[in-house]
RNA sequence: GAAGUCGGCCAGACAGCCGCUGCGCGCGCGACCGAUGCGUGCGUAGAGGAAAGUCCGGGCUCCGAAGAGCAGGAUGCCGGUUAACGACCGGGCGCCGUGAGGCGACGGAAAGUGCCACAGAAAAUACACCGCCUAAGCCCUUCCGGGCUGGCAAGGGUGAAAUGGUGCGGUAAGAGCGCACCGCGUUCGUGGCAACACGAACGGCAGGGUAAACCCCAUCCGGAGCAAGACCGCGUAGGGGGCGAUAGCGUGGCUCGCGCUGCCCUCGGGUAGGUCGCUGGAGCGUGCGGGUAACCGCACGCCAAGAGGAAUGGCUGUCCGCGACAGAACCCGGCUUAUCGGCCGGCUUCCCCC
Repeated sequence: GAAGUCGGCCAGACAGCCGCUGCGCGCGCGACCGAUGCGUGCGUAGAGGAAAGUCCGGGCUCCGAAGAGCAGGAUGCCGGUUAACGACCGGGCGCCGUGAGGCGACGGAAAGUGCCACAGAAAAUACACCGCCUAAGCCCUUCCGGGCUGGCAAGGGUGAAAUGGUGCGGUAAGAGCGCACCGCGUUCGUGGCAACACGAACGGCAGGGUAAACCCCAUCCGGAGCAAGACCGCGUAGGGGGCGAUAGCGUGGCUCGCGCUGCCCUCGGGUAGGUCGCUGGAGCGUGCGGGUAACCGCACGCCAAGAGGAAUGGCUGUCCGCGACAGAACCCGGCUUAUCGGCCGGCUUCCCCC
């Protein structure tokens, strides 16, 4: 100097005029037997890193005496953090990368079932396509040799994968047939909380793959959702049918238990206005301590939007990074997706010079 990788921060800036919504203070009107207030002046605050997707987890609200089981669903290496999780942190193993790093649907195939197209002789039991040998046995023959019979899966081919791999010996030719190393299995030792790693001994050794196939194992899981729900105001009209205590109903299905005494279908009628929930939180900032880290503890300080058919808009001027993706709707912790540009730091590789 170039390229890369990991982490953190920002998210166009300034000024003026008019306008919108919340809160505070003041004034005015209305009400005070009538849900709820309305207007105005000043001050002050007012969309995101993803507000998006609705993929997970919770807080909160309501139902259920809120229990148990089955079915069903989710996760899947080990340890930790957290309110919790399928998230995050650290570690192990596997794969990718020269590397810093990145990714992982990562328990079990010796419980069972299923599947492995096409090609190929053959994919769970192997009657062998091209082939190799003719030791042993039989026949023929001019000694050479040929045929029958028998042996082989080592060579070639097909395929993602061919019944462990490579080498040496051995054999008629071969084969773990024997040996060495690797692979596999069992046992033991060392290190580690563990996943696991390393080492040793023994054994010729169950042919493989696949569980984001069914399945087995371990752990976890009530339901519905802010259109949850609470209160105030206004307002009426019931008719028909079904089940009915041996019944019906009770917030996913089925069974048992428990509780309640009514429940379900259909036709028709009335009301649909307002307030709350609604923002002070598993909150944020700084410092110190603990921890490899995620994170935890302590001290001090701060209060950062609450619309309601949906608030931040319009105009003017200057600057420059020339403005991407893009707008809260109960709240929070994550994940995923989209994206213009700027700043800071750690680490890795390459080139050049000293």

Overview:
Predicted 3D model of a 354-nucleotide RNA (Bacterial RNase P class A) from a Burkholderiaceae bacterium. The organism belongs to Burkholderiaceae, within Bacteria. It was read from a public genome assembly, where an Rfam model found it. It matches the Rfam family "Bacterial RNase P class A". The family's RNA type in Rfam is ribozyme. Rfam links the family to the GO terms dimeric ribonuclease P complex, ribonuclease P activity and tRNA processing.